[in-house]
Context: one part of a larger RNA
């Protein structure tokens, strides 16, 4: 010097990103216990007091109960040896200290998030992430949908049958969940447009029997090719559907001071963000402004609303309880610190 453990005057978080670490608290009995609340909780809330040993009441109260008695079909009642054995009160004793060691909650207030118990990155993340009960939409009539499988057999689903099973989203509970179907998707429709393979009227070319003096014409067959017309789904088209994917405006003017704009005008849109919340896990400007707490507060709490860029099951707003969760404050407590000191053990180091 390092590690682990122990102690400390006065102060008591001044340390630090942050009370990290340590300290405090602690068992049992009695008293007592707030807001809030889903009436269950919160709660060991908080906050107080007691605690050892001896003597007496007392081997008492009480518990248990061998055995016995009355009675008898059972039951029921009574006596009861033995065993276990307080509380409380009164008096006394000792120590610094009586849950004498060990084991053994620090508490409170406010806010965010997630209802909760649970699950997770085996070996840097335990959380606000996942799951969850709840709610909703959607598919599926049974050889179900869906999934595995070689587009198979077969199997799961299920020896289940729509109060069932699959998929998706949401995420207890309370109050709610607004407007838009123009785009994309899905569902329904079938009149018209477009349209494949295939079919096909007809046309053209090659070849060569034949005809012709020649130029040329050219049947049938074979072959190359064009092709009117017929021709499904799909797409176009017409509707529906947002707890489907998603979306939810701008400019100008206006009120007896000023300011603001209930009001008006205009442009655009499928429709222009409703309730609620809001500098928020979302606010750039920003340490916004005001209030609270502090001597002093970029954090925190309560408001305001100018929401860069909240917003309603990609759920909105609340919410008791819960949390090795995140943030702020406070009491107690302390070597975290002012500021360091000492002790013990094990290393390092030096010598051997």
């Nucleotide at each position: 010097c390092c590690a682990u453990g122990g102690u400390c005057a006065a102060g008591g978080a001044a340390c630090u990103c942050g009370g990290c670490a340590a300290a405090u608290u602690a068992g049992c009995c009695c008293c007592g216990u707030a807001a809030c609340u889903u009436c269950g909780g919160g709660a060991u809330a908080a906050g107080g007091g007691g605690u050892g040993c001896c003597u007496a009441u007392g081997g008492u109260a009480c518990g248990u109960g061998a055995g016995g008695a009355u009675g008898u079909a059972c039951a029921a009642u009574c006596c009861g040896a033995g065993c276990g054995g307080a509380a409380a009160u009164a008096g006394g004793c000792c120590g610094c200290a009586g849950u004498g060691a060990a084991a053994u909650g620090g508490g409170c207030c406010a806010a965010g998030c997630a209802a909760c118990u649970g699950u997770u990155u085996a070996a840097c993340a335990a959380a606000a992430a996942c799951a969850c009960a709840u709610c909703a939409c959607u598919c599926u009539g049974c050889u179900a949908a869906c999934a595995c499988g070689u587009c198979a057999a077969g199997u799961g689903g299920a020896c289940g049958u729509a109060u069932a099973g699959g998929g998706u989203g949401u995420g207890a509970c309370a109050c709610c969940u607004g407007c838009c179907c123009g785009g994309u998707g899905c569902c329904g429709g079938a009149a018209g447009g477009u349209u494949a393979a295939g079919g096909a009227a007809g046309g053209g070319g090659g070849u060569c029997a034949g005809c012709g003096c020649a130029a040329g014409c050219g049947a049938a067959g074979c072959u190359c090719u064009c092709g009117a017309c017929c021709g499904a789904a799909g797409c176009c088209c017409c509707g529906g559907u947002a707890a489907a994917c998603g979306g939810c405006g701008g400019c100008c003017g206006u009120a007896a001071c000023u300011a603001u704009a209930a009001c008006g005008g205009u442009c655009c849109u499928a429709a222009g963000g409703u309730a609620g919340c809001g500098a928020a896990a979302u606010u750039c400007c920003u340490u916004g402004u005001c209030g609270g707490g502090u001597a002093a507060g970029u954090u925190c709490c309560g408001a305001c609303c100018u929401g860069c860029a909240c917003g309603a099951a990609u759920g909105g707003u609340g919410u008791a309880a819960u949390g090795a969760u995140u943030u702020g404050g406070u009491c107690a407590c302390u070597g975290u610190c002012u500021c360091g000191a000492c002790c013990a053990u094990g290393g390092g180091c030096u010598c051997g």